Model confidence (mean pLDDT): 83 of 100. Predicted 3D model of a 73-nucleotide RNA (transfer RNA) from a Patescibacteria group bacterium. It matches the Rfam family "tRNA". Rfam classes the family as a transfer RNA. NCBI's taxonomy places the organism under Bacteria, Bacteria candidate phyla.
[in-house]
RNA sequence: GCCGAAGUAGCUCAGUUGGGAGAGCAAUGCUUUCGUAAAGCAGAGGUCGUGGGUUCGACUCCCACCUUCGGCU
Numbered sequence: 001g002c003c004g005a006a007g008u009a010g011c012u013c014a015g016u017u018g019g020g021a022g023a024g025c026a027a028u029g030c031u032u033u034c035g036u037a038a039a040g041c042a043g044a045g046g047u048c049g050u051g052g053g054u055u056c057g058a059c060u061c062c063c064a065c066c067u068u069c070g071g072c073u
Base pairs, nucleotide, nucleotide: 001072002071003070004069005068006067007066010025011024012023013022019056028042029041030040031039049065050064051063052062053061
């Protein structure tokens, strides 16, 4: 330098034939207990890597860029 993959909650990841942003774990609060752990319940937590474009409407499609990983040279 070229090609490909990935980027979504604190962590691990779903969701990608365009229309509701979610799960598990963690953390917080409550219940239970003499107390802790475990268990149960509840709510919270996100500018979907960045910036543009298409569209009535974009995590999803198109373009550029950034980061990480792999391959080729």